[in-house]
Context: one part of a larger RNA
């Protein structure tokens, strides 16, 4: 140099209250304003206690600070059904024997890990300061073991089936949600005008279990016989053949149970945080998804995973057991995660950093639109 230069988006703050030793920033409250494909709410990753309550204010926080993602002290995470672990395999990894290498170690059968893929099952309400598909309520479902009743050829590491898949394209049928009108409850205006075709708030419901609809997929059932599936098969495939015209398989939404609750609002007590108790309407048109049926359908060509859960067939055996089917009834279900943040002051950037970060949800008005504008719900006003 200099009390300069900055004090990290120009979204924006005023007023009263109320703690307190001190309030431009903390708390309340009423205006104002900013976002609204988010600056909002829910998840993976990652973070690791940052959640919540008390308290304090040396430091930390670009200014103060009573405030805090700060300090100290208690408290918080609940699970058959979420997710993981289990079962099952990709890509790729180890790899018993083997094979190649002077060696180290390198490739690899058989096998054994590896999910971001397949595999059984839950949903509405309430509740906490702080947790919930986990706790309470009320309604379900699933697997697994036992027992009994009925009926019965059951059996696998093996045989078929199945699981089981691309990209584009159009149509229909739905339903979420939105709009309106009705139906219920408040109002009637300190300013021209409001009792009227008016203003404001509600008007919402899940899995499951029954039905099996629009529609899509296939003709369907039965005898005989078979050089195929490494054996074997009554299964799958091939072949003859015979009745038969509708049969099975799939499947969104609708209806009806579930359905007690929840509900504007209200009345009483309140330590002004709140808590008890009552409880109206709870319908109808009309629009309509990128969400369901749809892993369909049509079309292309560059031809779109594997395996087990599943169903079936035998072999070895086993055949008054055991095992198998269908019902009831009884029991049984363990570890692990689960708080909080998650387009951010908690992650990745040395920082309370204008940077970067996968997936889901996705109101209104105007608009093709997820653009843009303004705006619910809900959040902020970006720490001088």
């Nucleotide at each position: 140099g200099a009390g300069u230069a900055a004090c990290g988006a120009u979204a924006a703050u005023g007023c009263g209250g109320g703690u307190g030793a001190a309030a431009a920033a903390c708390c309340c409250g009423c205006a104002c304003g900013c976002c609204g494909g988010a600056a909002g709410a829910c998840c993976a990753a990652g973070g690791u206690u940052u959640c919540c309550u008390a308290u304090c204010c040396c430091a930390u926080g670009c200014u103060a600070a009573u405030c805090a993602g700060g300090g100290u002290a208690g408290g918080g995470u609940a699970a058959g059904u979420c997710g993981g672990c289990c079962c099952c395999u990709a890509a790729g990894g180890c790899g018993a024997g083997g094979c190649c290498g002077a060696g180290a170690g390198g490739c690899g059968u058989a096998g054994u890990c590896g999910a971001u893929g397949g595999g059984a099952a839950u949903c509405a309400g309430g509740u906490u300061a702080a947790u919930a598909u986990u706790c309470c309520u009320g309604a379900a479902c699933c697997g697994g073991c036992a027992u009994g009743u009925a009926c019965u050829g059951c059996g696998a590491u093996g045989g078929g089936g199945g699981g089981a898949c691309g990209g584009a394209g159009a149509a229909g049928g739905c339903u979420a949600g939105g709009c309106a009108a009705g139906c219920c409850g408040g109002g009637u205006g300190u300013u021209g005008g409001u009792u009227a075709u008016c203003c404001c708030g509600g008007u919402g419901a899940a899995a499951g279990u029954a039905u099996g609809u629009a529609g899509g997929u296939u003709g369907g059932c039965g005898g005989c016989u078979u050089a195929g599936g490494a054996a074997a098969a009554u299964c799958c495939g091939g072949g003859c053949u015979g009745c038969u015209a509708a049969g099975a398989c799939u499947g969104a939404g609708a209806u009806a149970c579930g359905a007690g609750a929840c509900g504007a609002g209200u009345a009483c007590c309140u330590a002004c945080g709140g808590g008890u108790g009552c409880g109206a309407a709870g319908u109808u048109g009309u629009u309509g998804a990128u969400g369901c049926c749809c892993u369909g359908c049509u079309u292309c060509c560059a031809g779109g995973a594997a395996a087990a859960g599943c169903c079936u067939c035998u072999a070895a055996g086993c055949u008054u057991c055991a095992g198998g089917u269908a019902c009831a009834u009884g029991u049984u279900g363990a570890c692990c995660g689960u708080a909080c943040c998650c387009g951010a002051a908690a992650c990745c950037g040395a920082c309370a950093c204008a940077g970067g970060u996968g997936g889901u949800c996705a109101g209104g008005u105007a608009g093709a639109g997820a653009a843009u504008a303004c705006u619910a719900a809900g959040g902020c006003g970006c720490u001088u």